[in-house]
RNA sequence: GGCUUGUUAGCUUAGAGGUAGAGCAAUCCGCUGAUAACGGAUGAGUCCCAGGUUCGAAUCCUGGACAAGCAU
Numbered sequence: 001g002g003c004u005u006g007u008u009a010g011c012u013u014a015g016a017g018g019u020a021g022a023g024c025a026a027u028c029c030g031c032u033g034a035u036a037a038c039g040g041a042u043g044a045g046u047c048c049c050a051g052g053u054u055c056g057a058a059u060c061c062u063g064g065a066c067a068a069g070c071a072u
Base pairs, nucleotide, nucleotide: 002070003069004068005067006066007065010024011023012022013021018055026042027041028040029039030038048064049063050062051061052060
């Protein structure tokens, strides 16, 4: 240098062109004699970057960055 896959919340991740979800973690409340467990609530994501297509893009296309892999 060629090809493939991946990049979404602090972590693990889901997501089909039509307002981005969950679990864990965090904070608060309830429950308890107390802790844990359990129940409830809240906050947290310019969806790796830049273009393009589209009425509308995390999603499709192109280029780039980073990571993993395959072949030579």